[in-house]
c-di-GMP-I riboswitch aptamer from Planomicrobium sp. Y74, 86 nucleotides, folded computationally.

RNA sequence: AUUCGAAAAAGGCAAGUCCGUUGAAAAGCGGAUACGCAAAGUUCCGGGCCUACGGUGUCAUUCACUACGGCGGCCGAACUGCUGAA
Numbered sequence: 001a002u003u004c005g006a007a008a009a010a011g012g013c014a015a016g017u018c019c020g021u022u023g024a025a026a027a028g029c030g031g032a033u034a035c036g037c038a039a040a041g042u043u044c045c046g047g048g049c050c051u052a053c054g055g056u057g058u059c060a061u062u063c064a065c066u067a068c069g070g071c072g073g074c075c076g077a078a079c080u081g082c083u084g085a086a
Base pairs, nucleotide, nucleotide: 004084012037013036016033017032018031019030020029021028022027035073041079042078043077045076046075047074048071049070050069054066055065056064057063
């Protein structure tokens, strides 16, 4: 330096739930807890998924479509990174 991800060490992250809070919603943020994670670090670039305030259509009470809103703990890709058993 490359590969790999150990029944190691040192640390790290935090699903769901509860409380608070922001938001139209999806969801985000803070606290407690801990399902899990070797990139569960970063980026919506490609795909996928969620929501539909607004917009468009409508049989106008409703339903359908729509991302300019989200999800990186769905997959790919790019970038970065701790440790060192073999």